Transfer RNA from Omnitrophica WOR_2 bacterium GWA2_47_8, 76 nucleotides, folded computationally. Its mean pLDDT, the model's own confidence on a scale to 100, is 81. Its Rfam family is "tRNA". It is annotated as a transfer RNA. The RNAcentral record of the sequence draws on ENA.
C1' cells in the first nucleotide's frame, strides 16, 4: 500500500427482501422470606462508530473517514 470481516443498551450478541430497535446477563423497584438466596412482575438504560448521498422513509443500500481483527504485497 491492497483485499475481506466487524463497530447496535454497562457486558456478550441478535436484528432476510428498507417501514417507528430486541434477547440474555447485569442495575433499580415491587412481590415472595423473620432476613438472604432463588423465583415472578415491572422499570430505567440506545444520536444503531462519525459524516455525506439515494429514497416518502436508512441499523439495513452507496461513498468517505476513524477504530479493531485477519490475509496478501513491499522494505529491512
Nucleotide at each position: 500500500g491492497g483485499g475481506c470481516c466487524g463497530u447496535u443498551a454497562g457486558c456478550u450478541c441478535a436484528g432476510u427482501u428498507g417501514g417507528u430497535a430486541g434477547a440474555g446477563c447485569g442495575u433499580u423497584g415491587c412481590a415472595u422470606u423473620c432476613g438472604c438466596a432463588u423465583u415472578g412482575c415491572a422499570a430505567a438504560g440506545g444520536u444503531c462508530a462519525g459524516g455525506a448521498g439515494u429514497c416518502c422513509g436508512a441499523u439495513u443500500c452507496u461513498c468517505c473517514u476513524a477504530c479493531g481483527g485477519u490475509c496478501c504485497a513491499c522494505a529491512a